[in-house]
Context: one part of a larger RNA
RNA sequence: UGACGGGGGCCCGCACAAGCGGAGGAACAUGUGGUUUAAUUCGAUGAUACGCGAGGAACCUUACCCGGGCUCGAACGGAGUUUGCAUGGGAGUGAAAGCUUUCAGCCAGCAAUGGCAGGCUCCGAGGUGCUGCAUGGUUGUCGUCAGCUCGUGCCGUGAGGUGUCGGCUUAAGUGCCAUAACGAGCGCAACCCCUUCCACUAGUUACUAUCAGGUAUUGCUGGGGACUCUAGUGGGACUGCCACCGCAAGGUGCGAGGAAGGUGGGGAUGACGUCAAAUCAGCACGGCCCUUACGUCCGGGGCGACACACGUGUUACAAUGGGAGGGACAGAGGGCUGCUACCCGGCAACGGGAUGCCAAUCCCGAAACCCUCUCCCAGUUCGGAUUGGAGUCUGCAACCCGACUCCAUGAAGCUGGAUUCGCUAGUAAUCGCGCAUCAGCCAUGGCGCGGUGAAUACGUUCCCGGGCC
Repeated sequence: UGACGGGGGCCCGCACAAGCGGAGGAACAUGUGGUUUAAUUCGAUGAUACGCGAGGAACCUUACCCGGGCUCGAACGGAGUUUGCAUGGGAGUGAAAGCUUUCAGCCAGCAAUGGCAGGCUCCGAGGUGCUGCAUGGUUGUCGUCAGCUCGUGCCGUGAGGUGUCGGCUUAAGUGCCAUAACGAGCGCAACCCCUUCCACUAGUUACUAUCAGGUAUUGCUGGGGACUCUAGUGGGACUGCCACCGCAAGGUGCGAGGAAGGUGGGGAUGACGUCAAAUCAGCACGGCCCUUACGUCCGGGGCGACACACGUGUUACAAUGGGAGGGACAGAGGGCUGCUACCCGGCAACGGGAUGCCAAUCCCGAAACCCUCUCCCAGUUCGGAUUGGAGUCUGCAACCCGACUCCAUGAAGCUGGAUUCGCUAGUAAUCGCGCAUCAGCCAUGGCGCGGUGAAUACGUUCCCGGGCC
């Protein structure tokens, strides 16, 4: 000077408390440990690993295992030499890769030569092999916490201190006052984006008040530029006004005005640094190691194993519910070997036709909800695991190991011990919809979108983390 204390003071945070819903019990999905295995590739491991790298493991991916091949090599640069284009096809063998073989084919230029390709030789190749404790880059975390520093001056022999302390205040080292300090930088805030209100500009594919036409009563058509909306430019909120408290900064107010009030809500944004934190397997890169193999191609298998243990989830255990019929309302996205209206077939997955749309034009589309009927508290008309059968689709191929449909089967489960997690408002809870990846999909995951829509916060003694003295 820091750090630490079951030292003190002050102050924050879903930290506790007050509430609501979960996890821990069940079945299944998924990740991990362990075990097993020829292999179950590798990494991530308290918080900060465990639906994580995976935003798509049947082959491919793939890095692992077994087997069969290749060695200038799967791709690339260069030199020499030789052959002749390129390229296309056939035969044998084989699981394929490959190996053997054959046919057609002969670039430009007068030439020298050049282009391109194959073979051979050689220099580089190639390596998801090791080291994240040699590194770059990137990332997690403390933490969106309010801190971390510098110049000059002053103090101290010096390390260093002061400033940055103190009082008040703030979400904030935010500001005010005081002050041997005076200033400044990185952070805070603001500037950026979305959302909430208004005006102006513009008006198609969106809109339709007024006028007219028309029909299958649909802005459908002419028209319109009002409204909604779209998307561009501005305005608007600043404790600006009022009252009270205060020297000030500021605080309080079922005060005004206002769509919005004291940072309106959300996002992006992460200071100096900490954890020799993570990543050599995204990429790059030093060193080390392999070079007829630790490179590379192919077939098959594995990454999907299963006594068990843990994490994260999904579905439930029902009547605020299940089933059947009828009725209504989104937003954000996506769409060309794509999304598909509509018609037909099929109980259905889907199939066969057909049409519109490169899309504010056409298409993909809600569920909870509302109305009516039913079930009557039961392992049930709850719950749907598991299994049998029959199918559909994608794909070269669904045995290992896909999804979906129908019929049958109907398991555990009657609210879950100790313990533990999330959340303070359009939030929690609940309901569905979309997207990326993608042939298909093991998505109950991730990222978004809207619909319905609560309860509670006395307070800071205690637990955890953090800030200042």

Background:
A computed fold for a 469-nucleotide part of an RNA from an uncultured Bacteroidales bacterium, annotated as small-subunit ribosomal RNA, 3' major domain. Its mean pLDDT, the model's own confidence on a scale to 100, is 83. RNAcentral holds the full RNA, with entries from ENA and SILVA.